[in-house]
RNA sequence: AGAGUUUGAUCCUGGCUCAGAACGAACGCUGGCGGUAUGCUUAACACAUGCAAGUCGAACGCGAAAGUCUCUUCGGAGGCGAGUAGAGUGGCGCACGGGUGAGUAACACGUAGAUAACCUGCCCCUUAGUCUGGGACAACCUUCUGAAAAGAGGUCUAAUACCGGAUAAUACCUUUAGCCAUACGGUUUUAAGUUGAAAGAUUUUAUCGCUGGGGGAUGGGUCUGCGCACCAUUAGCUUGUUGGUGAGGUAAAGGCCUACCAAGGCAACGAUGGGUAGCGGGUCUGAGAGGACGAUCAGCCACACUGGGACUGAGACACGGUCCAGACUCCUACGGGAGGCAGCAGUGGGGAAUAUUGCACAAUGGAGGAAACUCUGACGCAGCAAUACCGCGUGAGUGAAGAAGGCCCUUGGGUCGUAAAGCUCUUUUCUGGGGGAAGAUGAUGACGGUACCCCAAGAAUAAGCACCGGCUAACUAUGUGCCAGCAGCCGCGGUAAUACAUAGGGUGCGAGCGUUGUUCGGAAUUACUGGGCGUAAAGGGCGCGCAGGCGGAAUAGUAAGUCGGAGGUGAAAGCCCCGGGCUCAACCCCGGAGGGUCUUUCGAAACUGCUAAUCUAGAGAGGGUCAGGGGCCGGCGGAAUUCCUGGUGUAGAGGUGAAAUUCGUAGAUAUCAGGAGGAACACCGGAGGCGAAGGCGACCCGCUGGAGCCAUUCUGACGCUGAGGCGCGAAAGCGUGGGGAGCGAACGGGAUUAGAUACCCCGGUAGUCCACGCCGUAAACGAUGAAUACCAGCUGUUUGGGAAAUCGAGACCUCCCAAGUGGCGCAGCUAACGCGACGAGUAUUCCGCCUGGGGAUUACGGUCGCAAGACUAAAACUCAAAGGAAUUGACGGGGGCCCGCACAAGCGGUGGAGCAUGUGGUUUAAUUCGACGCAACGCGAAGAACCUUACCUGGGCUUGACAUCCCCGGACCCCGGUGUAGAGAUACACUUUCCCUUCGGGGCCGCAUUAGAGGUGCUGCAUGGCUGUCGUCAGCUCGUGUCGUGAGAUGUUGGGUUAAGUCCCGCAACGAGCGCAACCCCUACUGAUAGUUGCCAGUGGUUUGGCCGGGCACUCUAUUGGGACUGCCGGUGUCAAACCGGAGGAAGGUGGGGACGACGUCAAGUCCUCAUGGCCCUUAUGCCCAGGGCUACACACGUGCUACAAUGGGAUGUACAGAGGGUUGCCAAGCCGCGAGGUGGAGCCAACCCAGAAAACAUUCCUCAGUUCGGAUUGUAGUCUGUAAUUCGACUACAUGAAGCUGGAAUCGCUAGUAAUCGCGGAUCAGCACGCCGCGGUGAAUACGUUCCCGGGCCUUGUACACACCGCCCGUCACACCAUGGGAGCCGACAAGGGCAGAAGUCGCCGAGCUAACCUUCGGGAAGCAGGCGCCCAAGCUGUUGUUGACGACUGGGGUGAAGUCGUAACAAGGUAACC
Repeated sequence: AGAGUUUGAUCCUGGCUCAGAACGAACGCUGGCGGUAUGCUUAACACAUGCAAGUCGAACGCGAAAGUCUCUUCGGAGGCGAGUAGAGUGGCGCACGGGUGAGUAACACGUAGAUAACCUGCCCCUUAGUCUGGGACAACCUUCUGAAAAGAGGUCUAAUACCGGAUAAUACCUUUAGCCAUACGGUUUUAAGUUGAAAGAUUUUAUCGCUGGGGGAUGGGUCUGCGCACCAUUAGCUUGUUGGUGAGGUAAAGGCCUACCAAGGCAACGAUGGGUAGCGGGUCUGAGAGGACGAUCAGCCACACUGGGACUGAGACACGGUCCAGACUCCUACGGGAGGCAGCAGUGGGGAAUAUUGCACAAUGGAGGAAACUCUGACGCAGCAAUACCGCGUGAGUGAAGAAGGCCCUUGGGUCGUAAAGCUCUUUUCUGGGGGAAGAUGAUGACGGUACCCCAAGAAUAAGCACCGGCUAACUAUGUGCCAGCAGCCGCGGUAAUACAUAGGGUGCGAGCGUUGUUCGGAAUUACUGGGCGUAAAGGGCGCGCAGGCGGAAUAGUAAGUCGGAGGUGAAAGCCCCGGGCUCAACCCCGGAGGGUCUUUCGAAACUGCUAAUCUAGAGAGGGUCAGGGGCCGGCGGAAUUCCUGGUGUAGAGGUGAAAUUCGUAGAUAUCAGGAGGAACACCGGAGGCGAAGGCGACCCGCUGGAGCCAUUCUGACGCUGAGGCGCGAAAGCGUGGGGAGCGAACGGGAUUAGAUACCCCGGUAGUCCACGCCGUAAACGAUGAAUACCAGCUGUUUGGGAAAUCGAGACCUCCCAAGUGGCGCAGCUAACGCGACGAGUAUUCCGCCUGGGGAUUACGGUCGCAAGACUAAAACUCAAAGGAAUUGACGGGGGCCCGCACAAGCGGUGGAGCAUGUGGUUUAAUUCGACGCAACGCGAAGAACCUUACCUGGGCUUGACAUCCCCGGACCCCGGUGUAGAGAUACACUUUCCCUUCGGGGCCGCAUUAGAGGUGCUGCAUGGCUGUCGUCAGCUCGUGUCGUGAGAUGUUGGGUUAAGUCCCGCAACGAGCGCAACCCCUACUGAUAGUUGCCAGUGGUUUGGCCGGGCACUCUAUUGGGACUGCCGGUGUCAAACCGGAGGAAGGUGGGGACGACGUCAAGUCCUCAUGGCCCUUAUGCCCAGGGCUACACACGUGCUACAAUGGGAUGUACAGAGGGUUGCCAAGCCGCGAGGUGGAGCCAACCCAGAAAACAUUCCUCAGUUCGGAUUGUAGUCUGUAAUUCGACUACAUGAAGCUGGAAUCGCUAGUAAUCGCGGAUCAGCACGCCGCGGUGAAUACGUUCCCGGGCCUUGUACACACCGCCCGUCACACCAUGGGAGCCGACAAGGGCAGAAGUCGCCGAGCUAACCUUCGGGAAGCAGGCGCCCAAGCUGUUGUUGACGACUGGGGUGAAGUCGUAACAAGGUAACC
């Protein structure tokens, strides 16, 4: 310090997540030692038991017992125990120490002050005293009541308990004077009055006490400034309230309380209310600023079962006191009583979770005491817990046969790994033994025989956890197969998972490691430091303006802000620094530094503020001038629509994509004339004007607002902004009353459509208009708040002024100034797009607003409104994105340009029939498998009767039909022949009997075994190879450079041209590669060479056949050349490329055809050609055999053949090819058969045979019909192949003679030697061809053209698509789940105020009853107590209201969910542009 995640990729915005540190933690796995810390965060829930506050006999009285001794009358008595134990009176303490954080938003806390408004026991200093009397009450004893707790009565008694009197002040009250002072006052002083004590204690003469006064110290009380969290969906609160006076009360100011008087006080700088919370020192984190927290330690506060109250006291309204009320628990004899662990342990409960009912007062500290001492769960220690931090160890050295074993493996090896073993050492720790502290200045040591030291033995007692897809260090195997599971985010898992599980290995940390939770950080993601608002979230619709914030120039003063110095304080601890002590460290100690928005004081005066007095540049006023749809009111005008009246006139009009509804013979539409009424103002008109915005448009009058310009005069900062507030505010809508021509929601009808509650058409009500009043919202937009200053230019336009020009001009042109409004554009800014003096630039001031998407322009609450609704405005829940700009593609029922048998123009077909063939479906034991739009379907299959064959049934084999290795054996085997059984495989029997040899053996066969064979079994979505397709379309890329933050762009776009990214020109590009073209083959012309089996011009012979001699001219054959290149001419064109025309030429503009297929796409096809990973089978999914099946058949589709006839069919005759094949073959002549064919055998390894080509041509018959068309089907008889023709071949003859008379919607091929038509050959093959692959013969028609359909190319545009339109995506409905609003109600909690009630208690009044101290005249008084009453008041009761929560039939929307239903709204012109 960053990283992952939105996209095909990019930049930005923006959220989510991770890496770090921390913890009073918890959980999982694991666990050796020590030190130091820490340990109920939850139920302030309830508590058994023990302990936690007593002490003093030197304040006082009383005073045992057990035991023992003695005596005894045996009843007892006495001594010691012992003035002990014990309780009581009295004093001090119990208000400290310890616990907890419920309450508290407060002077509670922090900080700095005030107290001149106060108190302070014990302690210290000082001063003066401590005289004289008196009466009681406990305990004890005794009587009684009660279960107990306890209580009542009687009789005694002491005191440092209580009371009276004397004395005294610098105490208190009043008063005099001086000084000080901040109002009250403080301080010193003068006079008068008032008030006190325990001669107490003892260890006995020294202490401890006691009293009055003064001072100190300490501790407190009270008050004040400042600081101190959330909600405004809490905006008004308050009656003791605010102030005054009198009285009261307190230690003390004060409405603290009370009576009276006044009517104040607080609040947007947030009162009141609500929710939450102890506060700070500090802790954690962070670079810091900050944020979160407030355990342990130390300070303050509050509380002590809940609520209330006082008493005592120096101090309490009191944790281990008291009274009352309440809830709860316990005891009870039912009448009454007792209790309060938020002290230490401990228990139950709650909870994820937190320890021992330990030791000791040895130390430190506290209480009492003169002291000894007692008490002390404070504290010191120990115990438990890896809870945290720190330290140590689990060994060290050597050791390669790189052991065994595990894992992986390409089988070679690699790795665990010097790791182990082995050898040599050491002993921290552990164990055993011995010694043994400091902590204590005298005595005293719980810890503790502890720390520490020494000795001995022995590697001995001691390693785990998490992770290994990226972030993030670390990889393989096996298992699993969207299952099981993982996951912090992105995401893994659907048969090859580095992501699940296990193993091996590795990485990280280590007595721990992970997980979970929480906090800060990263997050500049609330932005003070340090963010934003045109389009990402975000400028208020616009103005006026109170408060507030900010504010021009110069001068003087002041000193609030500001700056500096000094003083005080900021407790200690903590953090930081220097040093020191525990062996180190953690930990502890000493010293220092630091820390505040604090306070006091002194100073400075620039800036801000304030005061005073100035200035004119901001602002405003006066004068002149000026443009304008600025506003309001009242008039008025013409055009047009509609309606009414009348005329002319006749059958249609209107409307649409096309129609219909509609109007019209009762006279429409059209046309002319007249009239009525309402609304809006063509042309001018403009990127033009005005206004704050909304908005404003005929013309005229009136009233009225604002701006601009030109001169200067005046005022003198009067300014800017503006939370609340007030006003204005399109359209629609609402109310009342008018008005209503046209238009026109709703509604009706007609169309369209699958539907059409729409788009289109015919009608049509509100409304639109006016007046008055509401509403207050808009994509109210420049999606851009207002104001001011500064920062290049160029060019329009509007208004005003000026200059120049002109004879003169007010008009035109040109120039300048000011203001407004547009277009470019530099710098700069911006994520980019873009903005750019009218800023989105550079700055300042003020206001508004934003903080992921959805939920949500929502709910609830509140305000406003007649309503509709508006404004304000959440949460639960859910997602990992949502979004902006730009890029490349793809797509568009976007655009432009161009091409293709793409359409069009033609010719012939398919779709109808019969048959053939393939497929689907069905059937079947099986009908083997694959191929499925184009690009599956006469396809794999160039040929299923057996075989093929993979399928089915049945019969057999198990190292196998086939390969390699190993062991043994050998002529039973094998080979050839024969026989028997069997469907055959096979089995058995007979015959024949080994071969080669380098003598090792090999071949062959049999038996047996292990490795292993075998598989047309699965996966073409694990693959190679091959293939199809877009497409023979013209494209696809790279290097360098340049541009861009980047993806990318440029090049490759543009202007021409081409079949072509073909070529030319231009150009921030210049070049290059794969494609195109060419190079290759065939064909068309020709030369040379060669001349048999070919050929025959000329010549001879001839059986008339190139047959023979001869020849190689020609045809031809087969090798090698030539030829064509826009080369030449003309025109067009940019002096180009190129195109058009022409000449020559066999051929002309790639001459025709073939081979050749760029980057890539389709997870296209093929595991059944082959190869191959993985998986599966192994007496079977392998192998052999027989038979069957692949040939089935209600049906559907594809591809073909033959036809439907006369351009034809039949018959007869005549003629002309090319390319192929042939020895298991092609097969001639001849003969036989109607024929298929048979026979025959010549020839041929091929210019011999197959082999007669057929259409055509000539002659003739048929004459339009189911025919002399057509040939299916069937019967009979045959031929051929083959072991075999039944399932299931082809052909022949005779007979039979079906459908079919040109084919619906739709659809296919073809642009020239092509379509159409005609035959021939070949592969496969024993046989089987309408298929396929080739060959030649005859040989057309048409193309205006590119609007449309399909496909494609380039450029451009839009996009919410990128699996890319077969895309994306919206809403209702149905189902499941989740949270939430409303809801008749119902149940709580809290709060407020009203009424009733009123315990205990203080205070006040009464006090007839009672009473020791004092007085007394002895009667009584004073004083007091009980008791009563009153004020206040807790609980309680009652009814009301508010806030909040739970539940709630039903109901509303919302969210999520794998493939549900209906439509198609949006994204392209999304098919009616979208949106508010």
Molecule: small-subunit ribosomal RNA
Organism: uncultured prokaryote